About this RNA:
Large-subunit ribosomal RNA, domain I from a candidate division FCPU426 bacterium, 589 nucleotides, folded computationally. It matches the Rfam family "Bacterial large subunit ribosomal RNA". The prediction has a mean pLDDT of 81.
[in-house]
Context: one part of a larger RNA
RNA sequence: AGCACAUGGGGAAUGCCUUGGCGUCAGAUGGCGAUGAAGGACGUGACAGCCUGCGAAAAGUUCCGUGGAGCCGGCAAUAGGCUUUGAAGCGGAAAUGUCCGAAUUGGGGAACCAUUUGAGGAAAACCCUCAAAACUCUUGCCUGAAUUCAAUAGGGCGAGGUGAGCCGACCAGGUGAAGUGAAACAUCUCAGUAACCUGAGGAAAAAAAAUCAACGAGAUUCCCUCAGUAGUGGCGAGCGAAAGGGGAACAGCUCAAACUUUGGAUGUGUAAGCUCGUGAGCGUUGCAUCCAGGGAGUUGUAGGGCUUGCAAGGUUGAGUUACGAAUCAACCGAGGAGUUACAAAAAAGAUCGAUAGUUGAAAGGUUUGGGAAGGCCUGACACAGAGGGUGAAAUCCCCGUAAACGAAAUCGAUUUUUCUCUUAGCAAGUUCCUGAGUACCACGAGACACGUGAAACCUUGUGGGAAUCUGGGCAGACCACUGUCCAAAGCUAAAUACAAACUGACGACCGAUAGUGAAGCAGUACCGUGAGGGAAAGGUGAAAAGAACCCCGAGAGGGGAGUGAAACAGUACCUGAAACCGUGUGCUU
Numbered sequence: 001a002g003c004a005c006a007u008g009g010g011g012a013a014u015g016c017c018u019u020g021g022c023g024u025c026a027g028a029u030g031g032c033g034a035u036g037a038a039g040g041a042c043g044u045g046a047c048a049g050c051c052u053g054c055g056a057a058a059a060g061u062u063c064c065g066u067g068g069a070g071c072c073g074g075c076a077a078u079a080g081g082c083u084u085u086g087a088a089g090c091g092g093a094a095a096u097g098u099c100c101g102a103a104u105u106g107g108g109g110a111a112c113c114a115u116u117u118g119a120g121g122a123a124a125a126c127c128c129u130c131a132a133a134a135c136u137c138u139u140g141c142c143u144g145a146a147u148u149c150a151a152u153a154g155g156g157c158g159a160g161g162u163g164a165g166c167c168g169a170c171c172a173g174g175u176g177a178a179g180u181g182a183a184a185c186a187u188c189u190c191a192g193u194a195a196c197c198u199g200a201g202g203a204a205a206a207a208a209a210a211u212c213a214a215c216g217a218g219a220u221u222c223c224c225u226c227a228g229u230a231g232u233g234g235c236g237a238g239c240g241a242a243a244g245g246g247g248a249a250c251a252g253c254u255c256a257a258a259c260u261u262u263g264g265a266u267g268u269g270u271a272a273g274c275u276c277g278u279g280a281g282c283g284u285u286g287c288a289u290c291c292a293g294g295g296a297g298u299u300g301u302a303g304g305g306c307u308u309g310c311a312a313g314g315u316u317g318a319g320u321u322a323c324g325a326a327u328c329a330a331c332c333g334a335g336g337a338g339u340u341a342c343a344a345a346a347a348a349g350a351u352c353g354a355u356a357g358u359u360g361a362a363a364g365g366u367u368u369g370g371g372a373a374g375g376c377c378u379g380a381c382a383c384a385g386a387g388g389g390u391g392a393a394a395u396c397c398c399c400g401u402a403a404a405c406g407a408a409a410u411c412g413a414u415u416u417u418u419c420u421c422u423u424a425g426c427a428a429g430u431u432c433c434u435g436a437g438u439a440c441c442a443c444g445a446g447a448c449a450c451g452u453g454a455a456a457c458c459u460u461g462u463g464g465g466a467a468u469c470u471g472g473g474c475a476g477a478c479c480a481c482u483g484u485c486c487a488a489a490g491c492u493a494a495a496u497a498c499a500a501a502c503u504g505a506c507g508a509c510c511g512a513u514a515g516u517g518a519a520g521c522a523g524u525a526c527c528g529u530g531a532g533g534g535a536a537a538g539g540u541g542a543a544a545a546g547a548a549c550c551c552c553g554a555g556a557g558g559g560g561a562g563u564g565a566a567a568c569a570g571u572a573c574c575u576g577a578a579a580c581c582g583u584g585u586g587c588u589u
Stems, first nucleotide, its partner, number of pairs: 001588009015574001016539002020510002022507006029499002031166002039100003042055003046078001050074002061094006070082003105114003115133007135163001137160007170201001171199005181188001185234001211217002221248005231239002252491003255435001259295010273282002275325006300469001302434003305430006313332006334423005346418010357405003363378005379396002381385001387399003440464007450476001471486005526533002546573001549560004
């Protein structure tokens, strides 16, 4: 020196574990904010560094409920306290809530600096305390130019719970790529995707046919199918319907206009009207146009208005007056409807639910062991043998589980009552109304599954520009016939989408190089001027019982003693592989 055996150091793999993650499903909920949010800075404890909580009333205050013996957060310890006169904990409702931040009196290098006005501090110019002071929108009042009046713009004052900012996905609209595919590439594709912007809601959007069809159906939305079909396409790559059928869910309505009425403005200037008939009476009344409000009215087998006729619950009242008729209004009765659209507000009750909780069955002995829940023996409960914990493996030890019960307060849902709204048609005639720079056409685009094509339908930038029910659109160029629908105004629940935060359940999901970047005080340490990037790091033991005391040593550390089942479990702590480094013995050289 090598090899072998034994025994160590070092190292952290492996095994086992799980406080943390990941995913799915369901429920509930779907916002917070000038009454100052989200997010922070600084404070706040007897001692107080960090986290948590809270805000100068500061690990907290008040009330109400729950709870029932302990408590003063993590955090131990000490000191000192609280508590059956009910503390702590938990829930509901309040109070307080510094400074920054939309940040809003002005400024500013966030958490700072400064100003004005009013009130108070006995007077006070300094100082202190409190309150107010941004912009914008709506609304009321006062003023008020260019321009004489009037008006408008502008200005001022008051009132208002207007808006702003934050926030995951889902939704609508606006703007809108490229890598890619076409085996290159330009039309095309990727894709109206990503990204950015705006806006809204718990959903959004869409929606009661100027739709489809060719029998007829009868708003929208979503799913299955039709169907990878018909089509479209450098007819390449690709793109790709609809009707119809089956389901989910179902809900329909309101204006504009004709006509009428009230108020106002302008015009007309006695034109004759004042509901009708007769008699009397009145006369700034009537008429026309415009504006504002009420009624009426809302559709395609056309509908509505107006006029006439017929019909039309009762009572009372109204008009210039008397009578009659008709009309209108109120009330009663009868019927219908209603708070998500179609008008709209509130109260009370009931039931259910959310936000704390409560009750909750049944086991002993013995044995091994440090420890029994294991073995053995004998029992019990079960609407509970889900799960977790307890010194190993517990239905009956603890927490729970099945089942049942519970709210002073706040909130939500459903429902009832009060309540609120509303209720006349038929027939004939008349031809008054039925959405205009619209439909449509041309050119240029977009969007339709459809790339300009034979290219309809839909939207519209530019130009032109109708009809008025004997009207108009559509049925894939266009024309005829036939059929069908009624644009140019608006509202509308459900079925549908999503899941950050909340609650519950589950997993042929991970188990510390995995699973979130993050199982530990992690978006931390650290890096970067900045946008931004971004770690490592889990395990003593059942219980600290965390090693009194003695010895060596300056200490670190170690040797005894002691604890413990175990200390080769000693906080460099479960197990403790390999690389690498030793020690002892044997053999070989």